[in-house]
Predicted 3D model of a 72-nucleotide RNA (transfer RNA) from Pseudochlorella signiensis. NCBI's taxonomy places the organism under Eukaryota, core chlorophytes, Trebouxiophyceae, Chlorellaceae, Pseudochlorella. Its Rfam family is "tRNA". From the family's description: Transfer RNA (tRNA) molecules are approximately 80 nucleotides in length. By type it is a transfer RNA. RNAcentral holds the sequence, with entries from ENA.
RNA sequence: GCAGAAAUAGCUCAGUGGUAGAGCACUACUUUGCCAUAGUAGGGGUCGAGGGUUCAAAUCCCUUUUUCUGCU
Numbered sequence: 001g002c003a004g005a006a007a008u009a010g011c012u013c014a015g016u017g018g019u020a021g022a023g024c025a026c027u028a029c030u031u032u033g034c035c036a037u038a039g040u041a042g043g044g045g046u047c048g049a050g051g052g053u054u055c056a057a058a059u060c061c062c063u064u065u066u067u068c069u070g071c072u
Base pairs, nucleotide, nucleotide: 001071002070003069004068005067006066007065010024011023012022013021018055026042027041028040029039030038048064049063050062051061052060
């Protein structure tokens, strides 16, 4: 230099055009004499950034940033 992949909650990851989710973690409550376990509820997201297409974009297109892999 070229090609490909990844970026979504504190962490690990789903979600291929129509209300952004799960597990773990965090907070409160229930249970227990206490802890642990278990259960219930809750908080937490401008989906890496900018633009475009569309009635509607995490999702499609373009540019760009970072990381990883391969080729040279």